[in-house]
């Protein structure tokens, strides 16, 4: 002098969950983790209160074909600001 790594965000796959409405969005309160350290940004995760609030059809169906800002796992692209640390 070069480089990697966090939360985590997009897409695609995969198996589920709903479809007798949970999820999921939204607002307001608490909390907790967020590169290996310290300081802090920026989003998240979970509670908990409120309001709102769906795309069902076929079928013999415990079935199939949708649907859902739907969960989880994967894969691939991205992806911490200063110091100091870590490869090389």
């Nucleotide at each position: 002098c070069a480089g990697a790594g966090u939360a985590g965000a997009u897409a695609g796959g995969a198996a589920g969950c709903a479809u007798u409405a949970a999820g999921u969005g939204u607002u307001a309160g608490g909390a907790a983790a967020u590169g290996g350290g310290u300081u802090g940004u920026u989003g998240u995760u979970c509670u908990u209160a409120a309001a709102c609030g769906a795309a069902g059809c076929u079928u013999u169906g415990u079935a199939g074909c949708g649907u859902g800002a739907u969960u989880u796992c994967u894969u691939a692209u991205c992806g911490c600001a200063a110091c100091c640390g870590c490869u090389g």